The RNA shown here (c-di-GMP-I riboswitch aptamer) has 79 nucleotides and comes from a Candidatus Bipolaricaulota bacterium.
The sequence was found by an Rfam model in a public genome assembly.
C1' cells in the first nucleotide's frame, strides 16, 4: 500500500419506544433515557428511491446517510 474479516482485544454508534413550556406547517431534527441491530450504523444528497408540504411546478421547496448505489476518511486482526 492492497485485500479479507470481527474469531479475539480496545472501543464506537444507537432502531423502536418514552420524556422535553426544544426547532419545524409537516416529513423530520435536537437533548436525555433505553438498546433492535451495525465492520464503517463515521462523513458527503453525487445518482436512484421513499416520505412531507404548498401557491401542485418551464427548473417547486424540504426530509431520510440506520433505503440502495457511489465517493472520502478510519480501529484491530489475518493474508
Nucleotide at each position: 500500500c492492497c485485500u479479507u474479516g470481527u474469531a479475539a482485544a480496545a472501543g464506537g454508534c444507537a432502531c423502536a419506544c418514552c420524556u422535553c413550556u426544544c426547532c419545524g406547517c409537516a416529513a423530520g431534527g435536537g437533548a436525555g433515557g433505553c438498546a433492535c441491530g451495525c465492520a464503517a450504523a463515521g462523513c458527503u444528497u453525487c445518482g436512484g428511491g421513499u416520505c412531507c408540504a404548498c401557491u401542485c411546478g418551464u427548473u417547486u421547496g424540504g426530509a431520510c446517510g440506520g433505503c440502495c448505489g457511489a465517493g472520502c476518511u478510519g480501529c484491530c486482526a489475518g493474508g

Source information: NCBI's taxonomy places the organism under Bacteria, Bacteria candidate phyla, Candidatus Bipolaricaulota. It matches the Rfam family "c-di-GMP-I riboswitch aptamer". About the family: GEMM was predicted in a large-scale screen for bacterial structured RNA regulatory elements. Its mean pLDDT, the model's own confidence on a scale to 100, is 85.